[in-house]
The RNA shown here (c-di-GMP-I riboswitch aptamer) has 99 nucleotides and comes from Cognaticolwellia aestuarii. It matches the Rfam family "c-di-GMP-I riboswitch aptamer". Rfam describes the family as follows. GEMM was predicted in a large-scale screen for bacterial structured RNA regulatory elements. Gene Ontology term of the family: cyclic-di-GMP binding. The organism belongs to Cognaticolwellia, within Bacteria.

RNA sequence: ACAAAGAAAAGGCAAGACACGCGAAAACGUGUUACGCAAAACCACCGGUCUAAGGGUUUAUAUAAUUUUAUAUUUAUCUAUGACAGCGGAGUUACCGUG
Repeated sequence: ACAAAGAAAAGGCAAGACACGCGAAAACGUGUUACGCAAAACCACCGGUCUAAGGGUUUAUAUAAUUUUAUAUUUAUCUAUGACAGCGGAGUUACCGUG
């Protein structure tokens, strides 16, 4: 330097739950604990998943103008500009031991 792989040692990460914080939500952060993980390290480029504040369409009601418009509330639905790397792929980097 490259490769395959996880028997040992050393260390690492942390699902879920609970508490607090944060956010419209999904999610995220910190602490305790520990389901698991040899890339459960980094990265939203591709597919996928979650959410829908805002925006579009829409239902009903009210008000104003007025005879079909506007505004407010409301029903349904679509939408990522928000997320997930512990869903898969691509890309980047890496500890110990082995060959």